[in-house]
RNA sequence: GUAGAGGUUGCGUUUUUUAUAAGUAGGCUGUUUGAUAUAGCAGGGAUAGACGAGAACAGCUUAAAGGAAAAAACGCCGAAAAAGUGUGGAGUCCCUACUGAAGCACUUUUGGGCAUACAAUGAAAAAUUGUAUGACUGUCAUCAGGAAUGAUGGGGCGCUAC
Numbered sequence: 001g002u003a004g005a006g007g008u009u010g011c012g013u014u015u016u017u018u019a020u021a022a023g024u025a026g027g028c029u030g031u032u033u034g035a036u037a038u039a040g041c042a043g044g045g046a047u048a049g050a051c052g053a054g055a056a057c058a059g060c061u062u063a064a065a066g067g068a069a070a071a072a073a074c075g076c077c078g079a080a081a082a083a084g085u086g087u088g089g090a091g092u093c094c095c096u097a098c099u100g101a102a103g104c105a106c107u108u109u110u111g112g113g114c115a116u117a118c119a120a121u122g123a124a125a126a127a128u129u130g131u132a133u134g135a136c137u138g139u140c141a142u143c144a145g146g147a148a149u150g151a152u153g154g155g156g157c158g159c160u161a162c
Base pairs, nucleotide, nucleotide: 001162002161003160004159007077010076011075012074013073014072015071016070017069018068026061027060028059029058030057031056032055033054036048037047038046040098042096043095044094045093080110081109082108083107084106085105086104087103091099111137112136114134115133116132117131118130119129120128121127139154140153141152142151143150144149
């Protein structure tokens, strides 16, 4: 330098279906109240508003995103994930200021999945992430053994083959 291996719950992405989200947000109507309302927050403008703002209650109607399960396809084996720094600038009737998501770059850590506990995010008791513990699994080193295998220890900038 090239090519591979770990697992049938390896990792990630996309599409379809299903359930959840939820009878929730929103919309319409009615009643009560009675002056504000319009971006994540503030200020200004503009617009709407006693021909009733906004809020509450009742009735009717009624989603979606993210995440999850199954199937299929694709890309792969630092696959990928997290933290930090820098950049970035979604959000809205318009402007200004603040705040600040996704994405991108660099550095550090983590072999892999699972279970349990705690914390954060989340509608959630799902799931994800982080920390700790536990056994399992893959690989290498040392020791024991005829061998199968067992014990201890290490990590992916590793291991195997050429």
The RNA shown here (Lysine riboswitch aptamer) has 162 nucleotides and comes from a mouse gut metagenome. The model forms 100% of the base pairs in the Rfam consensus. Rfam family: Lysine riboswitch aptamer. Gene Ontology term of the family: lysine biosynthetic process.